[in-house]
RNA sequence: CUCGAAAAAGGCAAACCGUGUGAAAGCACGGGACGCAAAGUCAAGAGUCCCUCAGUGGAUAGUCUGACUACCGAAC
Numbered sequence: 001c002u003c004g005a006a007a008a009a010g011g012c013a014a015a016c017c018g019u020g021u022g023a024a025a026g027c028a029c030g031g032g033a034c035g036c037a038a039a040g041u042c043a044a045g046a047g048u049c050c051c052u053c054a055g056u057g058g059a060u061a062g063u064c065u066g067a068c069u070a071c072c073g074a075a076c
Base pairs, nucleotide, nucleotide: 003073004072011036012035016031017030018029019028020027021026034062040068041067042066044065045064046063047060048059049058050057051055
């Protein structure tokens, strides 16, 4: 580098609930854990979702690809 253990340490947090916010999809915080080895970051490509102005619009990185970065360390 690659890989990801019926290993250890540490980490994230779906649904749902509360509060706030937004027109909506959603988002933020708190609770909560279904899961995650990049479930860390980026809307570049595709997908999906929303729309009061349907286009130089918005959302989603926990749908996939791509880019960048990173903890731990058995085996291959």